[in-house]
Annotation: This is a predicted structure of a 258-nucleotide part of an RNA (large-subunit ribosomal RNA, domain VI) from a Clostridia bacterium. The prediction has a mean pLDDT of 88. Rfam family: Bacterial large subunit ribosomal RNA.
Context: one part of a larger RNA
Parts: sequence; C1' cells; structure tokens
RNA sequence: CGUAAGAUAUUUGAGGGGAUCUGACCUUAGUACGAAAGGACCGGGUUGGACGCACCGAUCGUGCACCAGUUGUCGUGCCAACGGCAUAGCUGGGUAGCGAUGUGCGGAAAGGAUAAAUGCUGAAAGCAUCUAAGCGUGAAACCUGCCCCAAGAUGAGAUAUCUCAAUUAUGUAAGACUCCUUGUAGACUACAAGGUUGAUAGGUCACGUGUGUAAGCAUAGUAAUGUGUUUAGCUGAGUGAUACUAAUAGGUCGAGGG
Repeated sequence: CGUAAGAUAUUUGAGGGGAUCUGACCUUAGUACGAAAGGACCGGGUUGGACGCACCGAUCGUGCACCAGUUGUCGUGCCAACGGCAUAGCUGGGUAGCGAUGUGCGGAAAGGAUAAAUGCUGAAAGCAUCUAAGCGUGAAACCUGCCCCAAGAUGAGAUAUCUCAAUUAUGUAAGACUCCUUGUAGACUACAAGGUUGAUAGGUCACGUGUGUAAGCAUAGUAAUGUGUUUAGCUGAGUGAUACUAAUAGGUCGAGGG
C1' cells in the first nucleotide's frame, strides 16, 4: 500500500515445512519342516541404541560478588572490627536462571490408491489364458493420518462484536499509537504484562532458600584459642502481602463503495 467504511477478537486451511530410523530378548515353539544336524513364517509382548521436542520436581554442572574460611600487603590514629588490591587473590558451599550427564514424551495405529508379484471371472482363439471388457489381494515408496507455519491464497476467505459522525476541511467515534513502569519477550524493532478504577517495577514486611553459629559482652586459659549468649548473623534473581516511591499530566492518529 492492497484486501470497496473504520476497528477489536476468534478462526477455516489452498499451500508449505518437520517427522518417517532400527537392534535384542521372551512367547507362539524346540512347533511346522527335516533322517539327523538344525530350525522358522504369521501373530503377541518386553526392553534398548541413535535422533528429535519439551522441562528443571529429583541427580549433576554453572551460578563475576549470596554466605563462610584463609594468605600477603596498604588504609580507616592504635586494639578489635572492617575496607581496597593481588586471575573473582585463593579455598569450601550455593538461590533463581540457563543447561545435560538428568526427567518426560515421539516415530505409530488406521484408511485410500498402487509397484513388482499373485489371483477371480473371461473371450479374441469351442481349449487354454490374471486382460482384451470387468473385479480382487498386494510395500518403509505415493495421498491422508501426527506436529508446526499459513488469507499478499491479489482467488486477498469466514464468524462474533463495537463505532456510526457528514459538503470539503477541521475536529472526533470505536479503536490505536506516542510516552512511562516492566519481562514470560528481546541486538534494535517486535511481542507480552501494566499505567492510580493500579500490584508493572523498586522499596518495606512476612516466608522460603543458601551459608553455618555474626559483632559486642561474659567466661576458661599466660596465650593461640575454646565455651555461653546463638541452629545465630547475613542472605542477588524465589513465593506472597503492602500504594511508601515511580508508571502523573499531556500529545498524535483514526470512519463510506454500490
């Protein structure tokens, strides 16, 4: 820009893409078959490999500053307590998120039309013949079936609801955008949740999680240190509550063919 007014939701599916893999074991059955040795088709069940999709309850990993320990040095006048630097100084753990080594699921079943093949009926050709007319069976291949995209499918589809103003222009309606708070989204944009008729983010409070018992004081010891107060203190992303702070105010666009 188009889709013969302008919108908001919900959709149909022309068409396109993805997937399409396979082993072993048990049973049927030591049966059919075979002199024996050996040893099935068909059917039923179980469990794997590789691949793919999703997820983080459990397991494992990361977790750049959540907790603790600790070395050297500098600083806060000193002690104590802290802070800076040294690869995040080093070490031990670890929330959310992300991930796999972890967990769940998938390939199918079924239908249609067929290939090779195998048949029925059957003439040309009194027989025979699956074929010439006609009718079957038949494969991971084909068309469906499963998952995803999809009406610019210009053949531009459908349904429901809203607005219905009028010479033109301006200004408006339904509605949308800008702007702002953000994240389940993300390079930007877009998308999604919200904007006081509000829990969108921050703060605060409560809880959870992690770390592992803070500082100060008291006490035992000459001291290093131990013990008590104290399962303390601190705690990013988690769960909830709460308008304390910020989403204020405002601006822009946007409707008629037969």